[in-house]
RNA sequence: CCCCCGUCGUCUAACGGUUAGGACGUCCAACUUCUAAUUGGAAAACGUCGGUUCGACUCCGACCGGGGGCC
Numbered sequence: 001c002c003c004c005c006g007u008c009g010u011c012u013a014a015c016g017g018u019u020a021g022g023a024c025g026u027c028c029a030a031c032u033u034c035u036a037a038u039u040g041g042a043a044a045a046c047g048u049c050g051g052u053u054c055g056a057c058u059c060c061g062a063c064c065g066g067g068g069g070c071c
Base pairs, nucleotide, nucleotide: 001069002068003067004066005065006064009024010023011022012021017054026042027041028040029039030038047063048062049061050060051059
């Protein structure tokens, strides 16, 4: 210098218009002699700052971070 990526604790979805969804995990409850399993419920996220737009996780720019490539 070039390319790709960044979303709950982890993994992963989301035509520019959703209450930002799902799985695992965590917590609470039910069940159980207890635990596990099972069932019900809860908390939990768009890397940062700008721009475009009636409207941005989504498009654009700059930064930050990670991975790869060339020399």
Annotation: The RNA shown here (transfer RNA) has 71 nucleotides and comes from Xanthobacter sp. DMC47. Rfam family: tRNA. By type it is a transfer RNA. Lineage of the source: Bacteria > Pseudomonadati > Pseudomonadota > Hyphomicrobiales > Xanthobacter.